[in-house]
RNA sequence: AGGAGCGCCCUGCCGAAUCCGUCCUGCGGGAUGGACCGGGGGACCCAACUACAGGGGUGAAUCAUUCCGGAAGACCGGAAUGUAGGGCCAAUCUGCUCGGCCCGAAUCCGUCAGCUAACCUCGGAGGCAGUGGAAGCAGGCCCA
Numbered sequence: 001a002g003g004a005g006c007g008c009c010c011u012g013c014c015g016a017a018u019c020c021g022u023c024c025u026g027c028g029g030g031a032u033g034g035a036c037c038g039g040g041g042g043a044c045c046c047a048a049c050u051a052c053a054g055g056g057g058u059g060a061a062u063c064a065u066u067c068c069g070g071a072a073g074a075c076c077g078g079a080a081u082g083u084a085g086g087g088c089c090a091a092u093c094u095g096c097u098c099g100g101c102c103c104g105a106a107u108c109c110g111u112c113a114g115c116u117a118a119c120c121u122c123g124g125a126g127g128c129a130g131u132g133g134a135a136g137c138a139g140g141c142c143c144a
Base pairs, nucleotide, nucleotide: 010130011129012128013127014126018035019034020033021032022031023030024029036124037123038122039121040120041119046114054112055109056108057107058106063082064081065080066079067078068077069076070075085103086102087101088100089099092140093139094138095137096136097135
């Protein structure tokens, strides 16, 4: 000098996963209350009503083709290529256009749940990026 790692601060991204109090604290955090955000269950009406191979929830994450393996088959697992769908490109919020870069998982319930007012109940995690920007238009907000 360069690289990597760790801690703290700042800015930003996915996501519901944030904010404000009180108490305790070994100062790392813990308990509790409220606001706000998000999920599930749950009538009439409506919908549905069958079996094979149960069914269902959260989530953008669904489906198809080909190859390999298991299997009598439906099906299951892996890989590849696509795809319904979804995210980002940051002076501040939203929308539109064009371009570019990505994701297209995972997991939970346990034979059970359509919608659903009242009502009941649960969660507010985790994972990442960074000194560099992707341009234009429109409507807001704030400051002077």
Molecule: c-di-AMP riboswitch aptamer (ydaO/yuaA leader)
Organism: Dehalococcoidia bacterium